[in-house]
Molecule: Guanidine-I riboswitch aptamer
Organism: Rummeliibacillus suwonensis
RNA sequence: UAACAAGCUUUCUAGGGUUCCGUUUAAAGAUCAUUUUAAAGACUGGUCCAAGAGAGAGCGUACAGUAUCUACUGUAUACACGGAGGGAUAAAAGCCCGGGAGAA
Numbered sequence: 001u002a003a004c005a006a007g008c009u010u011u012c013u014a015g016g017g018u019u020c021c022g023u024u025u026a027a028a029g030a031u032c033a034u035u036u037u038a039a040a041g042a043c044u045g046g047u048c049c050a051a052g053a054g055a056g057a058g059c060g061u062a063c064a065g066u067a068u069c070u071a072c073u074g075u076a077u078a079c080a081c082g083g084a085g086g087g088a089u090a091a092a093a094g095c096c097c098g099g100g101a102g103a104a
Stems, first nucleotide, its partner, number of pairs: 007059006015049002020046002022043001023040006060077007079099001081102001085097003
């Protein structure tokens, strides 16, 4: 870019670790409470990552109707048990491999 419709985008959450912030600890400095270095995520947290099988919104799509020149309205957008292992990022995860391998 093209094709592509259990479609796409975005916000949030379950959850996740530790780049940054904060907090805590230790040492030095400072002197009436302010700094520097190192460490800690079996530190509550903020930034950050985050669900196919979690939530919301918007767009799109399908069908039907109305209008009559190009849109509007309505309905629908179902179902979904799931390892191990590997990968990325600072690191990890329900992230990605993956509606996978398998199972019924």